Notes:
Transfer RNA from a Pseudomonadales bacterium, 73 nucleotides, folded computationally. NCBI's taxonomy places the organism under Bacteria, Pseudomonadati, Pseudomonadota, Gammaproteobacteria, Pseudomonadales. The sequence was found in a public genome assembly.
């Protein structure tokens, strides 16, 4: 320098044909228990890596850039 893949909640990851974002764990609160743990329920938490473009509408499509991993030279 080039190619491929990945980037979404604190962490690990879903998100199918473009229709306005979820799960598990963690955290907070409550229930249960003599107490803790375990178990059960509820709640909060996201400008979807950054900037543009297309579209009535973008996590998803297009372009550039950044970061990480792997490969080629």
């Nucleotide at each position: 320098u080039c190619c491929a893949c990945a980037g979404u909640a604190g962490c690990u990851c879903a998100g199918u044909u473009g229709g306005u974002a979820g799960a598990g764990c963690a955290a907070g609160c409550g229930g249960c228990u003599g107490u803790u743990a375990a178990c059960c329920g509820c709640u909060g938490g996201g400008u979807c890596g950054c900037a543009g473009g297309u579209u009535c509408g973008a996590g998803c499509c297009c372009u550039g850039c950044c970061u990480g991993u792997g490969g080629a030279g």